[in-house]
Predicted 3D model of a 117-nucleotide RNA (TPP riboswitch aptamer (THI element)) from a Candidatus Eiseniibacteriota bacterium.
Its Rfam family is "TPP riboswitch aptamer (THI element)". From the family's description: Vitamin B(1) in its active form thiamin pyrophosphate (TPP) is an essential coenzyme that is synthesised by coupling of pyrimidine and thiazole moieties in bacteria. The previously detected thiamin-regulatory element, thi box was extended, resulting in a new, highly conserved RNA secondary structure, the THI element, which is widely distributed in eubacteria and also occurs in some archaea. Analysis of operon structures identified a large number of new candidate thiamin-regulated genes, mostly transporters, in various prokaryotic organisms.
Its mean pLDDT, the model's own confidence on a scale to 100, is 75.
It was read from a public genome assembly, where an Rfam model found it.
RNA sequence: GCACGUCGUUAGGGGUGGCCGGCGACGUUGGACUCGUCCAGCAACCGCCGGCCUGAGAGCACACCCUUCGAACCUGAACUGGCUCAUACCAGCGUAGGGAAACGGCGAGACAAGCGA
Numbered sequence: 001g002c003a004c005g006u007c008g009u010u011a012g013g014g015g016u017g018g019c020c021g022g023c024g025a026c027g028u029u030g031g032a033c034u035c036g037u038c039c040a041g042c043a044a045c046c047g048c049c050g051g052c053c054u055g056a057g058a059g060c061a062c063a064c065c066c067u068u069c070g071a072a073c074c075u076g077a078a079c080u081g082g083c084u085c086a087u088a089c090c091a092g093c094g095u096a097g098g099g100a101a102a103c104g105g106c107g108a109g110a111c112a113a114g115c116g117a
Stems, first nucleotide, its partner, number of pairs: 001115002004107007011067004017053008027042007073098003079092004
């Protein structure tokens, strides 16, 4: 001197869901006629646009969150129970398995042990 708190720099890690509406499209039903086109209804998944909800963040970005003292985030998991239209939320799973770091400023700082000089 380090450990603690806070701010920052650089580097790295991570997520992006639910509901509703419009349009398109797939499909399907009916009708018309010039018989292969037109019109109308319904319309899953998907695409585009808009609105709403939760959240730090809801697809892209000089953002936000997290970085080993690590529930940021991933896996289990299309998980289990409650609640909700659904997501969200609460509890469990969870003392589970993974998961990305260095430095600087300021502040605080009792002893011992430890580590570094």